[in-house]
RNA sequence: UCGUGCGGGAGAGAUCCCGGCGCGUCGCCGCCGGGGCGCCGAAGGGGCAACCACUCCCGGAAACUCUCAGGCGACCGGACCGCACGAG
Numbered sequence: 001u002c003g004u005g006c007g008g009g010a011g012a013g014a015u016c017c018c019g020g021c022g023c024g025u026c027g028c029c030g031c032c033g034g035g036g037c038g039c040c041g042a043a044g045g046g047g048c049a050a051c052c053a054c055u056c057c058c059g060g061a062a063a064c065u066c067u068c069a070g071g072c073g074a075c076c077g078g079a080c081c082g083c084a085c086g087a088g
Base pairs, nucleotide, nucleotide: 001087002086003085004084005083006082007081008080013037015036016035017034018033019032020031021030022029023027038072039071040070044068045066046065047064051060052059
């Protein structure tokens, strides 16, 4: 440095509409999918840059920024952090 396992790990509408399915309860109730508007910044990606590297050329680079992607109850996921094991 990389991989695996375990633990920690933020933000933002349980919003509106449509479709499908479900039911001793037929409710604009539940589940799934799609779309609208609003919103978030911590997968990934783009941009600026302190700084780093280099004889030159060629480069690297934030938790800042954009919001393409992703996300907005919980679960899951999650940058990053800690521990263990393995590889280089």
Molecule: Glycine riboswitch aptamer
Organism: soil metagenome